The RNA shown here (SAM riboswitch aptamer (S box leader)) has 97 nucleotides. Model confidence (mean pLDDT): 83 of 100.

[in-house]
RNA sequence: UCCUUAUCAAGAGAGGCGGAGGGUACAGGCCCUGCGAAGCCCGGCAACCUGUUUUCAACAAGGUGCUAAUUCCUGCGGAUUAUCCGAAAGAUGAGGU
Numbered sequence: 001u002c003c004u005u006a007u008c009a010a011g012a013g014a015g016g017c018g019g020a021g022g023g024u025a026c027a028g029g030c031c032c033u034g035c036g037a038a039g040c041c042c043g044g045c046a047a048c049c050u051g052u053u054u055u056c057a058a059c060a061a062g063g064u065g066c067u068a069a070u071u072c073c074u075g076c077g078g079a080u081u082a083u084c085c086g087a088a089a090g091a092u093g094a095g096g097u
Base pairs, nucleotide, nucleotide: 002096003095004094005093006092007091008090013042015041016040017039021032022031023030026075027074028073029072043067044066045065047064048063049062050060051059052058071089076086077085078084079083
C1' cells in the first nucleotide's frame, strides 16, 4: 500500500510558542481565522487496544486516536422530496497480507 471488521448525531482550554492560512481524495458550496489559522508544547476527552475489577458494566489513561460546525453539507440511489432513509466514499482503531 492492500484486505477484513467495529464505530463515526455524544465528549474535550478565555493556556504558552508561532504568524496566515485552515475545515484530510476531487469538485461544488458553506463556514472558521490578526478578537490569531496550520504546526509544536502543556492540558483535556475516552472510540479501539491494553490494564484493574464486583467482568452486564465501572475505573485507569499505558499504545494509537481525538480535542468548531452530524464524517460541516452535497455528489449515487430511493421516498411521503424545503426533508428523510440507504449505500458509496472518507476517518480512526483492531487483526491480517